[in-house]
Context: one part of a larger RNA
C1' cells in the first nucleotide's frame, strides 16, 4: 500500500437574535421546605430579577389613552362582466405625515433625548463571551527528583613499557703552554634524545562497507613509544551547575544548557485533516484602520427573516446643461530651426585715437518671417462619459425601491483580451481604471493548452445550428466559378514572431515618351575638313590640367563618351546610313514570391501528405455542441379547489456553482407509548431481483443458529477515504 476496529465544533455559565408555547401591565421564582415507591410528577417558598417614565453630572422637574390628514391589507356597497376578473365609493386594525407634550441646554431661536401602554418566563435553534473549547503537532519556560558504571578533572592505593642507536657532564691518560686554558685517546651513560615491538593514538587513501561485522567497524599507510607516558581497583565534583592544555569540548549512542516526573490538554495569528443526502440562493481577493503586511475590526460584496406598499434601473432615443481629454494649435506659459528689422544703459572682441571718445563684430531687448515641440501650455477641441427631464424599453403585488435584524465567507487574485495610464531597454514584469472571463464554468472549437471563439449543463429521446470544419487519420463537398504562387512559399485566426534594406522572379495598373516617315536590340558602313583650337607644358595631337567650345563639307560625325601613347598612332563612343520588321524605352503603384534568415540527440503544417488538399475574391450543399426547437418528466415558485392525502393551472421562459447562507430529509446507538416478526429459522453475512433524484429501503436464494423490527414521541460518545492518524491483520 490493502482490509478491519478507533477518529475530529462538545459542555456549562452568562448574553443576543429567531421561533413555538403559557400568563399578561405584569412575568417569573432562588436558596429552602412539603408531599411521595422517599423516584418521575406535583405542591408550597416573591427574598430578587425584567417590565410598567423619561430628561439631566447633579439638584429637581416629570409626558398624548387619541386633535388633523394620508392610507396598505381586510371588510362593506355599487356597476361592468362573469373564464379568471376589473372599476368606483365608503370604512379602515396597523403603518406613514403633521400637531401636541415632558426634560436638558440656551438670553431666544434652534437642538438633543424621550412621549398615543407590551412585557415576562420557560423550551428549541442559530450565534457571541469566558473557559483546553473541532483535532493532531512544536522548539521551548518553571518545579521537584535521578545520574561521573561513558566521558572530563582530580585524589587514594597498585601495575605496565621487546631490541637497537645516539653518546651531555663529570672522570683518567697522552700532548701542548708562563698561565689561563686548548687539543687528543679512553672512559662514563645525560636526554619531555633517535629507530622501532607491546601497549597508546586515529594521519592519508577523502581505499572497503554504507538496510555494514559495527548506529563509527576492516584494510593498507601513518603518529608516538621514559614520558605533560599508558594502565586497574577505589573515591570527589551535578544541570546556569559541574568538568574542561579551550574544540562550546565532555557530563551513560541526549549538550550553546543532562535526564525522569510534574505545571499541562504550554501556547502556535502556522501545517494537516474534520466522517450521509437532496433543494435554493450564491461571494469576495476592493476602501480604511491596526508593532499591520501569512493575522484581525469597520465598511463594501454574499445569504436568510421581519417591516413597507409602487415604484425602480445599468439599456435605447430625443432635450436641455456639464466637461478640457484623444487630437490639433502656438493665441499664452516655457522649450526650438534659420533669417530680417529696429534699439543697445551696463557685458566681452577686435580697431582707431595721446586722451575724451569713436567704428565694427558678438551678445542682449523688442519686434517680423520661418521650423519644430509640451503630464503639470492651450485661440481651439470630439468620441466616450455625467447630470435633469420625457417616451420607449426591462425589473417590479410571484412584493421592487427602502427600512431593521441575524448568519457569513472573503480582505494571497489571476489572463487574455479589450480599451486606456505610471514605472522599467524588456519580461509569463510591476503599480493603477473601465469592461469581459477564468476564480466558482462544465459542453463545442483552437493538436495537446484556467481564461483565444462559441455556449451558460434539471432528466431522458428526437431534431436544427454555432464557432470551426468537409483528401486520409476524423462526421462533413478529392464541390462550383474566377485569379494569383513554384518558394513545399504554404498548408498557424492570435498566442507559437521576424525588421531595416534590397531582387530585369511573375501579375495586374499608372503616366510619360519612341514607333511601317521603321522604334528598341543586334549586325555592317560612316563617324570627316580648318586643327596639333589658344594656353600651359620636356611633350599636351579629343581624351594631365585651365580657358572657349567656333567655321566648313555633310546622310552624320563632340574643339570630343570611354580604353589607349612619353607624346602621337591605335580601338570605341555620341551621331548618320543599311540590313531586319512589331512593338519598345524610362519612371512609379498594387499582388503573390524571394534574399535579408544562426543553437546547440533527429523531427515537426496535430501527422500522413498536397502544386493543391496553398492563396485571393465569388456561389451551393453539408458536418458539427448539453446551444435552438419539439415531446415525456422531475424540482423550485404563486394561485384555485381539496377533510386528509391531492388534483388543476399559471408564471418566472426559473432550475452551472468554490466559500458560504437556508431549507427539507436518510440512516445507527439508547429510551418511553403503541403494535408486530422469530426454531416451519432472529441479528449478521454472501449474491442476485426491484424500489427511490438521493441518502438508502425492501424481497429472494444460501449460510447461520436466538433474537430482532415498524409508527410516533424524545435522546445522541451519531455516519470515514485521507490527519507521514491510533491499534491489529495480511
Nucleotide at each position: 500500500g490493502c482490509c478491519g476496529g478507533g477518529g475530529a465544533g462538545u459542555u456549562c455559565a452568562c448574553g443576543g437574535c429567531u421561533g413555538u408555547g403559557g400568563c399578561g401591565a405584569g412575568c417569573u421564582u432562588a436558596a429552602g421546605g412539603c408531599u411521595g415507591u422517599c423516584a418521575a410528577c406535583g405542591c408550597c417558598g416573591a427574598a430578587g430579577g425584567c417590565g410598567c417614565a423619561g430628561g439631566g453630572a447633579a439638584a429637581c422637574c416629570g409626558a398624548c389613552a387619541g386633535g388633523c390628514c394620508u392610507g396598505c391589507a381586510g371588510c362593506c356597497g355599487a356597476g361592468c362582466u362573469u373564464a379568471g376578473g376589473c372599476u368606483c365609493g365608503g370604512u379602515g386594525a396597523g403603518g406613514g405625515g403633521c400637531g401636541a407634550g415632558g426634560u436638558c441646554u440656551g438670553a431666544a431661536a434652534g437642538g438633543g433625548c424621550c412621549u398615543g401602554g407590551a412585557g415576562u418566563c420557560a423550551c428549541a435553534g442559530c450565534u457571541g463571551u469566558g473557559a483546553g473549547a473541532c483535532u493532531a503537532g512544536a522548539a521551548g519556560c518553571c518545579g521537584g527528583g535521578c545520574g561521573a558504571u561513558c566521558u572530563a578533572g582530580c585524589c587514594c592505593u597498585g601495575g605496565g613499557u621487546a631490541g637497537g642507536g645516539u653518546g651531555a657532564a663529570g672522570c683518567c691518560g697522552g700532548g701542548c703552554g708562563a698561565a689561563a686554558g686548548c687539543c687528543c685517546g679512553g672512559u662514563g651513560g645525560a636526554g619531555g634524545c633517535c629507530c622501532g615491538c607491546a601497549a597508546g593514538g586515529g594521519u592519508g587513501c577523502u581505499g572497503a562497507c554504507g538496510u555494514g561485522c559495527a548506529a563509527u567497524u576492516c584494510g593498507c599507510u601513518c603518529c608516538c613509544c621514559u614520558a605533560a607516558c599508558c594502565u586497574g581497583g577505589g573515591g570527589c565534583u551535578a544541570g546556569g551547575g559541574g568538568c574542561u592544555a579551550a574544540a562550546g569540548a565532555c557530563c551513560a549512542a541526549u549538550c550553546u544548557a543532562g535526564c525522569c516526573c510534574g505545571g499541562a490538554g504550554a501556547u502556535a495569528g502556522c501545517u494537516a485533516g474534520u466522517u450521509c443526502c437532496c433543494u435554493c440562493c450564491g461571494a469576495a481577493g476592493u476602501g480604511g484602520g491596526u508593532c499591520g503586511c501569512a493575522g484581525c475590526c469597520c465598511a463594501g460584496u454574499c445569504c436568510c427573516c421581519c417591516c413597507g406598499g409602487a415604484g425602480g434601473c445599468u439599456g435605447u432615443u430625443g432635450a436641455g446643461g456639464g466637461g478640457g481629454u484623444a487630437g490639433a494649435g502656438c493665441a499664452c506659459u516655457g522649450a526650438u530651426u534659420g533669417g530680417g528689422a529696429a534699439g543697445c544703459a551696463a557685458g566681452g572682441g577686435a580697431u582707431c585715437g595721446a586722451a575724451a571718445g569713436g567704428u565694427c563684430c558678438c551678445a542682449c531687448u523688442u519686434u517680423c518671417c520661418u521650423u519644430u515641440c509640451a503630464a503639470a501650455c492651450u485661440c481651439c477641441g470630439a468620441a466616450u462619459c455625467c447630470c435633469u427631464c420625457a417616451a420607449c424599453g426591462u425589473c417590479g403585488g410571484a412584493g421592487a425601491a427602502g427600512g431593521g435584524g441575524g448568519g457569513a465567507a472573503a480582505c494571497g487574485g489571476g489572463u487574455u483580451c479589450c480599451a486606456g495610464g505610471g514605472g522599467g531597454u524588456a519580461a509569463g514584469c510591476u503599480c493603477c481604471u473601465g469592461g469581459a472571463c477564468c476564480g466558482a464554468g462544465a459542453g463545442g472549437g483552437g493538436g495537446a493548452c484556467a481564461a483565444c471563439c462559441c455556449a451558460g449543463a434539471c432528466u431522458g429521446a428526437g431534431g436544427u445550428u454555432a464557432a470551426g470544419g468537409c483528401c486520409c487519420c476524423c462526421a462533413a463537398a478529392u464541390g462550383c466559378c474566377a485569379g494569383c504562387u513554384a518558394a513545399a512559399c504554404g498548408u498557424c485566426a492570435a498566442a507559437c514572431c521576424a525588421a531595416a534594406g534590397g531582387g530585369c522572379g511573375u501579375u495586374c495598373u499608372u503616366g510619360g515618351c519612341c514607333u511601317a516617315a521603321a522604334a528598341c536590340a543586334g549586325c555592317g558602313g560612316g563617324a570627316a575638313g580648318g586643327u596639333u583650337g589658344g594656353c600651359u607644358u620636356a611633350g599636351a595631337g579629343g581624351c594631365a590640367g585651365c580657358c572657349a567650345u567656333c567655321c566648313u563639307u555633310u546622310a552624320a560625325a563632340g574643339a570630343g563618351u570611354g580604353c589607349g601613347u612619353a607624346a602621337c598612332a591605335g580601338c570605341u563612343c555620341a551621331c548618320c546610313c543599311g540590313c531586319c520588321g512589331a512593338g519598345g524605352c524610362c519612371a512609379g503603384g498594387a499582388g503573390c514570391c524571394c534574399c535579408g534568415a544562426a543553437a546547440a540527440u533527429g523531427g515537426a503544417c496535430g501527422g500522413g501528405g498536397c502544386u493543391a488538399a496553398g492563396c485571393u475574391g465569388g456561389c451551393u450543399g453539408c458536418c458539427g455542441a448539453u446551444a435552438c426547437c419539439u415531446c415525456a418528466g422531475g424540482g423550485u415558485g404563486c394561485a384555485a379547489c381539496u377533510u386528509a392525502g391531492g388534483u388543476u393551472g399559471c408564471a418566472a421562459c426559473c432550475u452551472g456553482g468554490u466559500a458560504g447562507g437556508a431549507g427539507g430529509g436518510c440512516g445507527u446507538c439508547c429510551u418511553g407509548a403503541c403494535u408486530g416478526g422469530g426454531g416451519a429459522g432472529a441479528a449478521g453475512u454472501u449474491g442476485a431481483g426491484c424500489u427511490g433524484u438521493g441518502a438508502a429501503g425492501u424481497u429472494c436464494a444460501a449460510u447461520g443458529g436466538a433474537c430482532c423490527g415498524g409508527u410516533c414521541a424524545g435522546g445522541a460518545g451519531u455516519g470515514c477515504a485521507g490527519a507521514u492518524c491510533c491499534c491489529g491483520g495480511u